A computed fold for a 267-nucleotide part of an RNA from a Deltaproteobacteria bacterium, annotated as large-subunit ribosomal RNA, domain VI. Its mean pLDDT, the model's own confidence on a scale to 100, is 90.
Context: one part of a larger RNA
RNA sequence: CGGAGGAUACUUGAAGGGAGUUGACCAUAGUACGAGAGGACCUGGUUGAACGUAUCCCUAGUGUUCCGGUUGUUUCGCCAGAAGCAUAGCCGGGUAGCUAUAUACGGAAUCGAUAACCGCUGAAAGCAUCUAAGCGGGAAGCGAGCCCUAAGAUGAGGUAUCCCUGGACUUCGGUCCCUAAAGGCCACUCGUAGACUACGAGUUUGAUAGGCUGGGUGUGGAAGUGCGGUAACGCAUGUAGCUGACCAGUACUAAUCGGCCGUGAGG
Numbered sequence: 001c002g003g004a005g006g007a008u009a010c011u012u013g014a015a016g017g018g019a020g021u022u023g024a025c026c027a028u029a030g031u032a033c034g035a036g037a038g039g040a041c042c043u044g045g046u047u048g049a050a051c052g053u054a055u056c057c058c059u060a061g062u063g064u065u066c067c068g069g070u071u072g073u074u075u076c077g078c079c080a081g082a083a084g085c086a087u088a089g090c091c092g093g094g095u096a097g098c099u100a101u102a103u104a105c106g107g108a109a110u111c112g113a114u115a116a117c118c119g120c121u122g123a124a125a126g127c128a129u130c131u132a133a134g135c136g137g138g139a140a141g142c143g144a145g146c147c148c149u150a151a152g153a154u155g156a157g158g159u160a161u162c163c164c165u166g167g168a169c170u171u172c173g174g175u176c177c178c179u180a181a182a183g184g185c186c187a188c189u190c191g192u193a194g195a196c197u198a199c200g201a202g203u204u205u206g207a208u209a210g211g212c213u214g215g216g217u218g219u220g221g222a223a224g225u226g227c228g229g230u231a232a233c234g235c236a237u238g239u240a241g242c243u244g245a246c247c248a249g250u251a252c253u254a255a256u257c258g259g260c261c262g263u264g265a266g267g
Stems, first nucleotide, its partner, number of pairs: 001152001005163007015149004021049007033038001051106005059100004066093005071086006110144003117137004164266001166177004178264001183261004187203005208254003211250005218242002224237005
C1' cells in the first nucleotide's frame, strides 16, 4: 500500500515446512521344519542406542563480588575493624538466570491408492492363461494421520463485538464552519521479550521499576562486650551477622502535564 467504512478479539486452512532411524531380550517355542546338527515365519510384550523437542522439580556445571577463609603490601594516626591492588590475588561454597551429563516426551498406530510380486474369474485361441473387460492381496516407499507456519490464498475467507446518523455555499470539481468516535500511536516505568525494531506488562481509577518491610535462598556463627588461656586462640551473648537476580506486601521515589493519528454511515 492492497483486501470498497473504521476498529478489537477469536478463528477456517489452500499451500509450504518438520518429523520419518534402529538394536537386543522375553513369550509363542526348543514348537513347525529337519536323520541329526540346528532352528523359524506370524503374533504379543520388555528394554536400549543415536537423534529431536521442551523444561530446570531432582543430579551436575557456571554463577567477575552473595557469604566465608587466607597470603603479600598500601591507606584509614595507632590497637581493633575495614578498604584498595595483586587473574575475581588465591581458596571453600553458592541464589536467580543460562545449561547437560539431568528430567519428560516423540518417531507410531491406523486408513487410502500403489511398486515388484502373488492371485480370482476369464476370453481372443472349445484347451491353457493374473488381463484383453472385470475383481482382490501387496512395501521402511506415496497420499492422509502427528507437529509448526499460514488469507498478499490479490480466489485477499469466516465469526463475535465496538464506533461514527452536522450546517452553509457551489461553476458539482470543490470550498468554508462545526465535529474528532471506537481504536491506535508518541512519550514515560519496565521484562516472561529483545541486535534495532517488534512482542508483552503498566502509566496515579497505579504494584511497572527502584526503595522499604516481611519471607525464602546462600554462607556458616558478624561487630562489640564478657569469660577462659602466657599466647596463638577458644567459649558465650546468638541458627549470629550479612545476603545480586527469587516470592509477597507497601505509593516513599519515578511512570507528570500532555501531544498526534484516526472522522461524520461508507462504489
The sequence was found in a public genome assembly.
The source organism's lineage runs through Bacteria, Pseudomonadati, Myxococcota and Myxococcia.